This is a predicted structure of a 106-nucleotide RNA (Guanidine-I riboswitch aptamer) from a Burkholderiales bacterium. It was read from a public genome assembly, where an Rfam model found it.
RNA sequence: UCUGGUGUCGGCUAGGGUUCCGGGCGCGGAGGCGCUGCUGGUCCGAGAGCCGACGGUCCCGCGGGUGCAUCGCGGGGCUCCACGGCGGGACAAAAGCCCGGGAGAA
Repeated sequence: UCUGGUGUCGGCUAGGGUUCCGGGCGCGGAGGCGCUGCUGGUCCGAGAGCCGACGGUCCCGCGGGUGCAUCGCGGGGCUCCACGGCGGGACAAAAGCCCGGGAGAA
């Protein structure tokens, strides 16, 4: 300097707001209506959080007469590191979601 890879999905949580439910306040004879994020349920939800499954890669073993290649199955190792705005975007709205492993920093 170049090339490839550092992965995908599901569940959960930190966190988030307010479409629905509920709570609170008010109005109404009632059905219900208005205001209010208000412990919660529904809902959204992590690159740098957790768990699981799969994938990838390497090693070992087994199987098809023998050997190789290939294919399949099983077991094991690895799958690193990671400080981070402002501002903007979507959904009802907001957010550690997306822009974004961005800008920037060391």

Of the family's consensus pairs, 100% are formed in the model. The coordinates come from a structure-prediction model, not an experiment, and the mean pLDDT is 83. NCBI's taxonomy places the organism under Bacteria, Pseudomonadati, Pseudomonadota, Betaproteobacteria, Burkholderiales.